[in-house]
RNA sequence: AAUAAGCUUCGGGGCAGGGUGAAAUUCCCUAUUGGCAGUAAAAGUCUGCGAGCGCGAUGAGCGCAGGAUUCGGUGCGAUUCCGAAACCAACGGUUACAGUCCGGAUGAGAGAAGCGUUAC
Numbered sequence: 001a002a003u004a005a006g007c008u009u010c011g012g013g014g015c016a017g018g019g020u021g022a023a024a025u026u027c028c029c030u031a032u033u034g035g036c037a038g039u040a041a042a043a044g045u046c047u048g049c050g051a052g053c054g055c056g057a058u059g060a061g062c063g064c065a066g067g068a069u070u071c072g073g074u075g076c077g078a079u080u081c082c083g084a085a086a087c088c089a090a091c092g093g094u095u096a097c098a099g100u101c102c103g104g105a106u107g108a109g110a111g112a113a114g115c116g117u118u119a120c
Stems, first nucleotide, its partner, number of pairs: 006115005017029003031100002033089002035049004044087002052064004069085005091103003
């Protein structure tokens, strides 16, 4: 200097106001939120990953499911910045259809930071 095992901690945000109705934070107007890593330069919409479900006694692992961006500008370089206008959001529940309510979940987790011994 680089670094395997192991350990610790951290690790997801959001319906205020109004309308209709017997009933809606679920519909309509409007409001509002954006996990992790990567990238020639900062990303919900690019690439990959995580969260869900199934198989697997468990685990490892394998399989399945689900979403979305354009235009202009600056620049060597940006679907990432600036301006403008759009779009998307698992599963189960509900007196009525949910990104925002309740639940699985005091869970899990991509990963981040730190501790630390060994070997080289």
Molecule: FMN riboswitch aptamer (RFN element)